[in-house]
Context: one part of a larger RNA
RNA sequence: GAGUAACGAUAAUGCGGGUGAAAAACCCGCACGCCGAAAACCCAAGGUUUCCUACGCAACGCUAAUCGGCGUAGGGUGAGUCGGCCCCUAAGGCGAGACCGAAAGGUGUAGUCGAUGGGAAGCAGGUCAAAAUUCCUGCACCGCUCAUUACUGCGAUGGGGGGACGGAGAAGGCUAGACCAGCCGGGCGAUGGUUGUCCCGGUUUAAGCGUGUAGGGAGUGCUCUUAGGCAAAUCCGGGAGCACAAUCCUGAGACGUGAUGACGAGUUCCCAAGAGGAGCGAAGUGGUCAAUGCCAUGCUUCCAGGAAAAGCCUCUAAGCUUCAGGUAAUGAGUGACCGUACCGUAAACCGACACAGGUGGGUGAGGAGAGAAUCCUAAGGCGCUU
Numbered sequence: 001g002a003g004u005a006a007c008g009a010u011a012a013u014g015c016g017g018g019u020g021a022a023a024a025a026c027c028c029g030c031a032c033g034c035c036g037a038a039a040a041c042c043c044a045a046g047g048u049u050u051c052c053u054a055c056g057c058a059a060c061g062c063u064a065a066u067c068g069g070c071g072u073a074g075g076g077u078g079a080g081u082c083g084g085c086c087c088c089u090a091a092g093g094c095g096a097g098a099c100c101g102a103a104a105g106g107u108g109u110a111g112u113c114g115a116u117g118g119g120a121a122g123c124a125g126g127u128c129a130a131a132a133u134u135c136c137u138g139c140a141c142c143g144c145u146c147a148u149u150a151c152u153g154c155g156a157u158g159g160g161g162g163g164a165c166g167g168a169g170a171a172g173g174c175u176a177g178a179c180c181a182g183c184c185g186g187g188c189g190a191u192g193g194u195u196g197u198c199c200c201g202g203u204u205u206a207a208g209c210g211u212g213u214a215g216g217g218a219g220u221g222c223u224c225u226u227a228g229g230c231a232a233a234u235c236c237g238g239g240a241g242c243a244c245a246a247u248c249c250u251g252a253g254a255c256g257u258g259a260u261g262a263c264g265a266g267u268u269c270c271c272a273a274g275a276g277g278a279g280c281g282a283a284g285u286g287g288u289c290a291a292u293g294c295c296a297u298g299c300u301u302c303c304a305g306g307a308a309a310a311g312c313c314u315c316u317a318a319g320c321u322u323c324a325g326g327u328a329a330u331g332a333g334u335g336a337c338c339g340u341a342c343c344g345u346a347a348a349c350c351g352a353c354a355c356a357g358g359u360g361g362g363u364g365a366g367g368a369g370a371g372a373a374u375c376c377u378a379a380g381g382c383g384c385u386u
Stems, first nucleotide, its partner, number of pairs: 013031006032383004040363004046343002050341001051075006060068002080141002082339003086119003092113003098107003122139005142335011153320002158315004166302004172295003177289005182203006188196001204262002208257003215250004219244008228236002263284001266280005303306001349358002365377004
C1' cells in the first nucleotide's frame, strides 16, 4: 500500500423461548423462502473412525461461537440365506516338460490363476444414543453329515443334453404406483360465511406354501435297428414300426393360506418432562388410470449371425456287486473365515482449501404436459459460516 480488496454462487430470512461471560450464526418453537430426475433415498468406487455420547474452545472454521467433519475421553459395525471367500470359466497373466536365445531372457503345451459374467437358500414387523435381510418376534428356505425305515445297479477327470446368450420392432396379459369413491376416527371456526355435495387424518401387510390361469414352446410314449459321438453305452445322433389326440414342458399375475398375527389414526396412564416409558387400539373395501417393471433369454423380423466352463440331468468304462453306493421319507446335528460404523453429485472421494469443477449403478410421487423437458408442489432435505 491499507483498515483498502476480499470473506467462494443474489435459495432469504424474521420473531419468541433456552443455554451461556458473551448469541445475527448453537438448541427448541412459530412464520417465511429454496430444491424436488434433486439440493431426496439406496448401492459401488474411494476415504478410514469422519459415526454416537460426555466434557472442552488455544489452534482449525475466511467473522463470533456456548456450535462443528476441531481437541480430549468413553462407546459403536453381531449373518448358513446380503457381498466376498468357495465351485466355474473370459480377455489376459503365470507356466512343469519343450522350443529359441552370448547371458539376462523370449515364446508356449499340459496345467494353474484371473470377474466386469455363470453357480444352493429370507421375508415382514420391532428395537440401541450409535448395528441390523446380521439382534429380537413371527413365519420360511438351502446345502452337507449321521441315524432309522422302505425300495434299489452303483460307478468318471470320459460321451451326450443343458447351461447358452445379437440388433430392431409390435401387440397382448399383468403388477408396482397413482388417483377417486366408500368406510373409520376427529373438527364446527376469537374475522363476513362454514351441519355441508364441508374440512383434517387414516384406510398398510412380505417371503414361503397351495392352486396352475392370461400366454409361450415342443408332437409325446414304446419297440426294433445302427459304419457316428477317439473305448463302452440302455444316453445323444441316424433309420424303421406301433400307440395316443392330446400329452408334456414353461409361465407373470390373481385367489387361498401365511395372518384369531403384525401395523395402524387416535387414546389412557406413569415420569426424573426428553426425540421419554408402559398399555389399549377403529376402519383396513371397491373402482379407474397405468408403467421404461414382470410374463419375456418369449413372439415377429433383419444380417453384420451375436462368450466359455462348472454346478445340474443322463449314459456307460475300469472297478465293486450280502458290502460299498443310489433314491425317497422322517428325525438329529452342522453351516467356518473376511466385510458390515459413517460420507458417498460430496465440507468426509479426485482437484494444495470446509474449492461455483469432476465422479459409475438403482428408486425417483402429484397438477399441467408427448415427456425423466419446463413451472409449481409431496415425501424428504436445505436457507449455501460474516